[in-house]
RNA sequence: GGCAUGCCUAACACAUGCAAGUCGAACGAGGAGCUUUCAGGCUUGCCUGAGAGAUUUCCUAGUGGCGGACGGGUGCGUAACGCGUAAGAACCUACCCUAUGGAGGGGGAUAACUAUUGGAAACGAUAGCUAAUACCCUAUAUGCUAUAACCGUGAAACGGGUUAAACCGGCCAUAGGAGGGGCUUGCGUCUGAUUAGCUUGUUGGUGGGGUAAUGGCUUACCAAGGCGACGAUCAGUAGCUGGUCUGAGAGGAUGAUCAGCCACAUUGGGACUGAGACACGGCCCAAACUCCUACGGGAGGCAGCAGUGGGGAAUUUUCCGCAAUGGGCGAAAGCCUGACGGAGCAAUGCCGCGUGAAGGAAGAAGGCCCGUGGGUCGUAAACUUCUUUUCUCAGAGAAGAUUUCAAGACGGUAUCUGAGGAAUAAGCCUCGGCUAACUUCUGUGCCAGCAGCCGCGGUAAUACAGGGGAGGCAAGCGUUAUCCGGAAUCAUUGGGCGUAAAGCGUCUGUAGGUGGUCGAGUAAGUCCGCGGUCAAAGCCCAGGGCUUAACCCUGGUCAGGCCAUGGAAACUACUAGGCUUGAGUACGGUAGGGGCCGAGGGAAUUCCCGGUGUAGCGGUGAAAUGCGUAGAUAUCGGGAAGAACACCAAUCGCGAAAGCACUCGGCUGGGCCGUUACUGACACUGAGAGACGAAAGCUAAGGGAGCGAAAAGGAUUAGAUACCCUUGUAGUCUUAGCUGUAAACGAUGGAUACUAAGUGCGGUGCGUAUUCGCGCCCCGUACUGUAGCUAACGCGUUAAGUAUCCCGCCUGGGGAGUAUGCGCGCAAGCGUGAAACUCAAAGGAAUUGACGGGGGCCCGCACAAGCGGUGGAGCAUGUGGUUUAAUUCGAUGCAACGCGAAGAACCUUACCAGGGCUUGACAUGCCGCGAAGGUGCUUGAAAGAGCGCUGUGCCUUCGGGAACGCGGACACAGGUGGUGCAUGGCUGUCGUCAGCUCGUGUCGUGAGAUGUUGGGUUAAGUCCCGCAACGAGCGCAACCCUCGUCUUUAGUUGCCCUUUUCCCCUAAAGAGACUGCCGGUGAUAAACCGGAGGAAGGUGAGGAUGACGUCAAGUCAGCAUGCCCCUUACGCCCUGGGCUACACACGUGCUACAAUGGCCAGGACAAAGAGUCGCCACCCCGCGAGGGCUAGCCAAUCUCAUAAACCUGGUCUCAGUUCGGAUUGCAGGCUGCAACUCGCCUGCAUGAAGGCGGAAUCGCUAGUAAUCGCCGGUCAGCCAUACGGCGGUGAAUCCGUUCCCGGGCCUUGUACACACCGCCCGUCACACCAUGGAAGCUGGCCAUGCCCGAAGUCGUUACCCUAACCAUUUGGAGGGGGAUGCCGAAGGCAGGGCUAGUGACUGGGGUGAAGUCGUAACAAGGUAGCCGUACUGGAAGGUGCGGCUGGAUCACCUCCUUU
Repeated sequence: GGCAUGCCUAACACAUGCAAGUCGAACGAGGAGCUUUCAGGCUUGCCUGAGAGAUUUCCUAGUGGCGGACGGGUGCGUAACGCGUAAGAACCUACCCUAUGGAGGGGGAUAACUAUUGGAAACGAUAGCUAAUACCCUAUAUGCUAUAACCGUGAAACGGGUUAAACCGGCCAUAGGAGGGGCUUGCGUCUGAUUAGCUUGUUGGUGGGGUAAUGGCUUACCAAGGCGACGAUCAGUAGCUGGUCUGAGAGGAUGAUCAGCCACAUUGGGACUGAGACACGGCCCAAACUCCUACGGGAGGCAGCAGUGGGGAAUUUUCCGCAAUGGGCGAAAGCCUGACGGAGCAAUGCCGCGUGAAGGAAGAAGGCCCGUGGGUCGUAAACUUCUUUUCUCAGAGAAGAUUUCAAGACGGUAUCUGAGGAAUAAGCCUCGGCUAACUUCUGUGCCAGCAGCCGCGGUAAUACAGGGGAGGCAAGCGUUAUCCGGAAUCAUUGGGCGUAAAGCGUCUGUAGGUGGUCGAGUAAGUCCGCGGUCAAAGCCCAGGGCUUAACCCUGGUCAGGCCAUGGAAACUACUAGGCUUGAGUACGGUAGGGGCCGAGGGAAUUCCCGGUGUAGCGGUGAAAUGCGUAGAUAUCGGGAAGAACACCAAUCGCGAAAGCACUCGGCUGGGCCGUUACUGACACUGAGAGACGAAAGCUAAGGGAGCGAAAAGGAUUAGAUACCCUUGUAGUCUUAGCUGUAAACGAUGGAUACUAAGUGCGGUGCGUAUUCGCGCCCCGUACUGUAGCUAACGCGUUAAGUAUCCCGCCUGGGGAGUAUGCGCGCAAGCGUGAAACUCAAAGGAAUUGACGGGGGCCCGCACAAGCGGUGGAGCAUGUGGUUUAAUUCGAUGCAACGCGAAGAACCUUACCAGGGCUUGACAUGCCGCGAAGGUGCUUGAAAGAGCGCUGUGCCUUCGGGAACGCGGACACAGGUGGUGCAUGGCUGUCGUCAGCUCGUGUCGUGAGAUGUUGGGUUAAGUCCCGCAACGAGCGCAACCCUCGUCUUUAGUUGCCCUUUUCCCCUAAAGAGACUGCCGGUGAUAAACCGGAGGAAGGUGAGGAUGACGUCAAGUCAGCAUGCCCCUUACGCCCUGGGCUACACACGUGCUACAAUGGCCAGGACAAAGAGUCGCCACCCCGCGAGGGCUAGCCAAUCUCAUAAACCUGGUCUCAGUUCGGAUUGCAGGCUGCAACUCGCCUGCAUGAAGGCGGAAUCGCUAGUAAUCGCCGGUCAGCCAUACGGCGGUGAAUCCGUUCCCGGGCCUUGUACACACCGCCCGUCACACCAUGGAAGCUGGCCAUGCCCGAAGUCGUUACCCUAACCAUUUGGAGGGGGAUGCCGAAGGCAGGGCUAGUGACUGGGGUGAAGUCGUAACAAGGUAGCCGUACUGGAAGGUGCGGCUGGAUCACCUCCUUU
């Protein structure tokens, strides 16, 4: 720019203007103008007055005609012949067209007007005058009165024009047409059954009335019909259609614009006029509202166009024009036209176009990021050249308008030409996945926020906010709302019902649906041909017009619906007739715990009686309540009662299901087999309906042995309204009724047909043998299993397979099988059966784990068998707690606690108090001075501060430089500050347990499985065998080290001690052990058992070695390190203190409690280590610790260094001791600047607890436990009884795997997967939300009855008035008014029905991060669970009765499979 569209809400209320008028060629009158005549006046071409004229002009109200029933608006109502479609007969039709005929003769009024008059107004009243295409009478008429005859009835209008005609326009009648309208009918047309019965003019008939016309349309009478499960009635919602949106289609949703129909015009009622209305811009009445008023009375109706208020998330100008198209009137000119044509507003939609194009790297500046190298925005910009769509200006300038003229709102618009200048023109959303597009950016820190779903955010956010960048679309973009799609998620196309939601508890049977076989007929369905129609527009196709497109124009078709017509006859149907296979009947057999009734029986239990007999019985995990010396239990005999029927017995039989079992008898239903005689499709299913229907429960009457809800008591327990025990009432039983539910289950509706096999059991029959038996058909019942099906599990001729028919049921979880309504019931309750709200799941099957107060197998000092300890005492040490200025920090079940710490008096030291420093105690860089260093004095607690003395080195290109010290400024240092839940590394633990995986293959839709399971075996996933697996890796084992035997070699410092190199020893290399050999067992294997030989025997003993992983295990205080934090301090230095505290508790140890001992004396035997700032011999001194002196040794040489237990002898004699040594006093020694807090050792003296240790608990299987001493590291010294090593002496026991703990494998269950420290239920308390009940209260709608009764039609009328016609004298006909009757709107009263809102109080429900009480469920969930029912309890729940397996485990039985 073009083309469209624009109150979806309040059919809410409306100011103002306009939207329907026109005709003088129907009529009278009036006015103006024009022409003309006369008169007067004069400014002589004008004015005034009077008259005439009119063909020519215009205007006005009225009479009259036509039109205001169209056009325009809206969607209230309406579920209806309203609409759509297709038919029909009993109709009307102004204007228009065609045809025929006619228009003769008369009459009386009336408006306007004039006069008087009422009223504020609106509007009238009375008297008088007048015209017509207004009105009336009469004549005639093809017409009408069903038909025939007669009778009767029944039309008309003129105007213009002409000299006059012609002519033009009208008028009347009739017939026809076109178009329009009215009426009837078939079919189609939303939801609800928690609306099941509705209807009295209702259904039909006859007579009357009425209409244009049929008709209960209306009325009187008669009959009692009519509609309804194929959904009447009622309630809710809704204008219908062509079409529109969506979809592959079938469908679903919708009904704006455009077009057809309908309905409505403030609400309700009514008629008038008219061809047509019950009338949007007409009338009357009633009601509400608004306005005017002089209070008497009046006026109004935008759902026409604009516009206003209001409502709302939301929808335009009080515009221009009749130029075009169309309409009304008119003869025409023309007038009117908010229809319409246009313009305006709105990115509301669709379409088109642009915002520039080409070149342009110093890859500018700037922004952002950065690994500091750069990258990116980016040829993007600048800059150069070019173009002018668009824009601005100027000029030209349409078509739309045609027969002759004229006439263009749009509009100086479209379009064309010229000029100008890149000039006037880019935004919105997004960037975690779905979904195209990202960051080592910044901020924030479960906050703020995002979010369509999943989900982001708790300090490194691609998800929040911002920056940069990127992606998408583009004059738009994103959000929101709605509809369809995806959704096969209501499934006709095109779903399901064993376990996920879903088969009625079972059967009989009505309607309905479906239905064997053979021909014949019909032609309803079906198929074919042809005709009509389904308006136009739209969709689709072809062509054309605007520069293109959108848009518009022209032409055309398919498919489908309905109607008519002609044919076909396979199938379905129908008619009539056959058939026998489906079905049924008859006959002969047969099995059965089918049903009902009657009779009989024994075992057991309890009670009663009697006998014997004596102290207990009973019961339990253990007990108690209870019973018993008033004689129980036990036992014997007798009696009574009620209920149930052991064995047989079975995966057995029967029945529709529920269910049915002692025996006998009676009555009775059904099945199966056989024979084939009869009927001849009689069948299947089955909405409603009916019948039966476990247990519990209810009513009434009986009965009551045992059992046993409730109840009572005893136990258990934290509690125990339970599980266990003792009692025990309803009930359980019978009869007659009711109830009508169960996990009423095969969680599997019924019927029919077809589709591999095999094996059992039950029933009859047949064949063959007839001695056992063997084989077969049919029916039933069970298991395995092929094809097929299934999400899988599984089903599998008894289908969950393949098909057909019929019924029932399902559509996410919860709320809820609840509320409400209705039906049934005595009640309990049953049947039918929602919504609000809430969640993103709930669920099924299977998989892998984990777990189990599941199972199987196996192992371990796990238990058991033993030995010795701990727990009691004293002390040492660590921890907790407490204390403190500080008692630094960490480690906290096993797997922290003699741990980090292999050594805290200062130091360490991280803590506290005080005194000090600030580029710092330490590192690098810069400047200045000085070598460095050594040393003295003052002050101070020291750190430090101040003042001196001495010294002057190394390299050099002679400028200077290096190391070191001091001073200064800035970058920085520093932190044992935080985070082990940001990390690296290292470590602990399960566990030295035997496991953990992979490749290929195979199986499974898949997760996954197999391998790795199984049978054996092993210390071992060690090995063997088997096997859809075959191999491999990390682990196991072995390889490494030490010890044990031997050989060889070599040998000092060792050994031997004179023989010569043996032995011991040392340290190097080898040998040796491999189930190798034999026997047995085993499977002929692996392996195991025994034996031989051997130093050693089945891993010879010990060590090192730690799979995949688990524990957010431990460590930021070993070290490293991200981020955060401190910077005259959370850094650094110093002195002193603290880490050593002490009502207490715990862990780990030492020493003991003594005679297997203590003490004294004498005597014997190791190994492994350490040593120069060191170990230190000998000798001397000291009681001793130690001191002095001084050899040796850098170590197989010297030293530490006497090993001790042990042996011999003596003593002690069972005691708080000659046990025990704590504690304390005194005196000493050593280390060290320094032993007060706070070291070790020695001597003398002192001589505590303790007499073998409660509950509980730890270690150890052989050179082990126990016991004895020795050494080392750290270290000045040492709180070491610790830790790490070394040797000496040297046991006991292992039946075994039931149990405790831990672990491995297989299997099973699971509602767990953060994985049982899991999950999870209910009450109570609190908050919020929606909802039910409820005395009631307030509305709305609907129908009914009654009252009142407007306007008005239709009747009646004896009252009043009255021109035309008839009579003429009153009068009559007709008309009008009034009154009155029926109907009748609004209104009133009454009782109902439906519905909405609200309601004190009350009920449950849902939701909520941490509340309370218990622990019901998931494992055998610790009493298996669940279903129905009844009782009961704070609560989950418990118990009784019956049922189910959707129960684990064990055992037995049956069947099947493999060998």

A computed fold for a 1459-nucleotide RNA from Nephroselmis astigmatica, annotated as small-subunit ribosomal RNA. It matches the Rfam family "Bacterial small subunit ribosomal RNA". Gene Ontology terms of the family: ribosome and structural constituent of ribosome.